A computed fold for a 73-nucleotide RNA from Octopus bimaculoides, annotated as transfer RNA. Its Rfam family is "tRNA". Rfam classes the family as a transfer RNA. About the family: Transfer RNA (tRNA) molecules are approximately 80 nucleotides in length.
[in-house]
RNA sequence: GCCCGGCUAGCUCAGUUGAUAGAGCACAAGACUCUUAAUCUCGGGGUUGUGGGUUCAUGCCCCACGUUGGGCA
Numbered sequence: 001g002c003c004c005g006g007c008u009a010g011c012u013c014a015g016u017u018g019a020u021a022g023a024g025c026a027c028a029a030g031a032c033u034c035u036u037a038a039u040c041u042c043g044g045g046g047u048u049g050u051g052g053g054u055u056c057a058u059g060c061c062c063c064a065c066g067u068u069g070g071g072c073a
Stems, first nucleotide, its partner, number of pairs: 001072007010025004027043001029041003049065005
C1' cells in the first nucleotide's frame, strides 16, 4: 500500500427483512442469614465509534474518517 472483519449499557455480546434498544455478568436497594457468601425480588444505567447521505422512518442501507484485529505484498 491492497483486501476482509469488529466498534451497541461499566464488561462480554445479541439485535433476523429498516418500524418505540435487549440479555448475561457487574452495580444499587430489599428479602433470607448471627454475619458474609450463595439464592430470590426489584431498580438504575445508552449521543448504537465520529460526521454526512438516502428514506415518512436507520443500530441495520450508502459514503468518508477514526480505532481495533486478521490476511496479502